Transfer RNA from a Candidatus Nanohalarchaeota archaeon, 74 nucleotides, folded computationally.
The sequence is in RNAcentral, with records from ENA and MGnify.
It matches the Rfam family "tRNA".
The coordinates come from a structure-prediction model, not an experiment, and the mean pLDDT is 82.
The organism belongs to Candidatus Nanohalarchaeota, within Archaea.
RNA sequence: GGGUCUGUAGCUCAGUGGAUUAGAGCACUUGCCUCCUAAGCAAGGGGUCGUGGGUUCGAAUCCCAUCAGACUCG
Numbered sequence: 001g002g003g004u005c006u007g008u009a010g011c012u013c014a015g016u017g018g019a020u021u022a023g024a025g026c027a028c029u030u031g032c033c034u035c036c037u038a039a040g041c042a043a044g045g046g047g048u049c050g051u052g053g054g055u056u057c058g059a060a061u062c063c064c065a066u067c068a069g070a071c072u073c074g
Base pairs, nucleotide, nucleotide: 001073002072003071004070005069006068007067010026011025012024013023028044029043030042031041032040050066051065052064053063054062
C1' cells in the first nucleotide's frame, strides 16, 4: 500500500429489508424498605448511531470519502 470485518448510552450488545418516539441488560441518580449496608421495589437522567459529505419527502440502515481498531495479502 490492497482486501475483509468492527465502531450505537459509562460497559456488553440488539436494531443494518429506509418511515413505529433510537432500544435491552448491567451500571449511575432519587425515593421506599432496613438499626446500617447489601438485596428487593418504584421512578428518573444519560445518545447528534466514529467523523464529514451525498441520495431521498424521509437515513443508525443506501452511496462516497475519511479516522480508529482487528484480521489478512504483498